[in-house]
Order: sequence, then structure tokens, then C1' cells
RNA sequence: UCGGGGAUAGUAUAGUGGUAGUACCCAUGGUUCUGAGCCAUGUAACCUAGGUUCGAAUCCUAGUCCCCGAG
Repeated sequence: UCGGGGAUAGUAUAGUGGUAGUACCCAUGGUUCUGAGCCAUGUAACCUAGGUUCGAAUCCUAGUCCCCGAG
């Protein structure tokens, strides 16, 4: 320099144009003499900037960072 893949909550991970989900963590409550465990409820996220569209995590363009390959 070229090609491919990836970026979603504190962590991990799903989501092929129409309500952003799950698990762990955390908070509150219940259970317990206390704690752990278990049960119930709840908070919290789409890498950045544009474009297309009635509507974008998803499609397109540019950029940043990470991984793999080629030279």
C1' cells in the first nucleotide's frame, strides 16, 4: 500500500429495513439468625460524520481503532 472481517449496556453475545434482546454484573424487595444460593422487579448500549428511505444497529460513502491475509 492492497484485500477481507469486526466495533451494540461495566463484561460477553444475538439482532439480513418496522418495539434494540439475552446472560453475567449492579440496585431494590422476598426467602435466611447473618451471608451465599434461589425467586421477583428494575437501571443501563447500536464507533464517528454524512447520505438513501415514511422508517437504518441493518443499505451506501468517508473516517478512527482492532484482527487476519497478500506484497
Molecule: transfer RNA
Organism: Minisyncoccota bacterium